[in-house]
RNA sequence: GCCGACGUAGCUCAAUGGCAGAGCAGCUGACUUGUAAUCAGCAGGUUACCAGUUCAAGUCUGGUCGUCGGCUCCA
Numbered sequence: 001g002c003c004g005a006c007g008u009a010g011c012u013c014a015a016u017g018g019c020a021g022a023g024c025a026g027c028u029g030a031c032u033u034g035u036a037a038u039c040a041g042c043a044g045g046u047u048a049c050c051a052g053u054u055c056a057a058g059u060c061u062g063g064u065c066g067u068c069g070g071c072u073c074c075a
Base pairs, nucleotide, nucleotide: 001071002070003069004068005067006066007065010024011023012022013021018055026042027041028040029039030038048064049063050062051061052060
């Protein structure tokens, strides 16, 4: 340099173009002799970035950036 995959909550991951969610972690409370267990609740988002298409984009299109993998060239 070329090709491909991926980028969503702190972590791991969902979401058919139509309300952005789950588990774990965190916080508060309850329960318990006690706890890291159990129960209830709360909070947590620039869906990597910039544009485009659309009534409507996490999802489709183009570009950029980053991560990973493969190929090639030079040394």
Molecule: transfer RNA
Organism: Bacillota bacterium